The prediction has a mean pLDDT of 87. Predicted 3D model of a 119-nucleotide RNA (FMN riboswitch aptamer (RFN element)) from Pseudoscardovia suis. NCBI's taxonomy places the organism under Bacteria, Actinomycetes, Bifidobacteriales, Bifidobacteriaceae, Pseudoscardovia. The RNAcentral record of the sequence draws on Rfam.
Order: sequence, then structure tokens, then C1' cells
RNA sequence: ACGUUGUUUCAGGGCGAGGUGAAAUUCCUCACUGGCGGUACAGCCCGCGACCUGCGAAAGCAGCCGAUUCGUUGAAAUUACGAAGCCAACGGUAACAGUCCGGAUGAAAGAAACGAGGC
Repeated sequence: ACGUUGUUUCAGGGCGAGGUGAAAUUCCUCACUGGCGGUACAGCCCGCGACCUGCGAAAGCAGCCGAUUCGUUGAAAUUACGAAGCCAACGGUAACAGUCCGGAUGAAAGAAACGAGGC
């Protein structure tokens, strides 16, 4: 250094202003946010996790799983730069929620540290 294995820790952000109304951080105008791995630096390319659905006593298995174009530079960018767009589980609510409350002081992709034994 490599692969195997164990333990521990960490591991999701955002409604501010105005309008209507009996009532809205839920509607309207503007605003704001962007998990993990890969790859030329990515919410919208590929893959994964989460949520959700079914089965199961459980472990888990199966299913479901959103959204981008144009131009510029370059060897290479749906990733940079410029411009214009788009998307965001479930339950709750005096009124429809990516941003409020809740499951969740949860789970987890994965990241790091330390250890064991192998080569």
C1' cells in the first nucleotide's frame, strides 16, 4: 500500500417582504434551499440513500422513485462561465406546504478515525 473484518464518531438545507381573506410561513407577486458516490467542480447525466406501497413476527425482500436547455471556453464540462427554465415523499393544519408542525433525540447512502487478522 491492498483487499477482508470489527468498533466508534459524523452524516439535509430553506418563508424574509408585500397582497387577498373570517382564516394562508399552505393561495398570488417577489424571496430562499439543494443528501451521498461517480464523472472537468452536477438538485435536474449515471448510480445510491431517504420517503412512499406491498409482503413478512422480525431480519429483510420486491415495487415505486421528481426536474434542463441554449451559448462561451476547453483535449474533455447536460458539471465551469453567461443566460433562460424546471423539480422537490407521507400525515397534520381555521385555507391547497420543497421552506411550518409530526413520525425523527429515528433510519440511512456514505465519510472519517482507530483496531484485528491476512497477503